A computed fold for a 73-nucleotide RNA from a Candidatus Lloydbacteria bacterium, annotated as transfer RNA.
Rfam family: tRNA. Rfam classes the family as a transfer RNA.
The coordinates come from a structure-prediction model, not an experiment, and the mean pLDDT is 81.
RNA sequence: CCGCUCUUAGCUCAGUUGGUAGAGCGCUCGUCUUAUACACGAGUGGUCCCAGGUUCGAAUCCUGGAGAGCGGA
Repeated sequence: CCGCUCUUAGCUCAGUUGGUAGAGCGCUCGUCUUAUACACGAGUGGUCCCAGGUUCGAAUCCUGGAGAGCGGA
C1' cells in the first nucleotide's frame, strides 16, 4: 500500500427478506432459610463505534471515517 472479517446492555453474544432492539450471565428487590448460598418470582439496563446518504421506515442497504483482528505485496 491492497483485500477480507468484526464493532449491538456492565460481560459473552443473537437479531431471518429493511417493519416495536433481544437472550444468557451480572446487578437490585422479594419468597424461602436462624443466617448465607442454592432454587423460584419480579425488576433493571443500549446514542446498535462515528458522520452522511437512500427509504414512508435503517442495527440491517450505500458512502466516508475510527478502532480491533487476519491475509497478501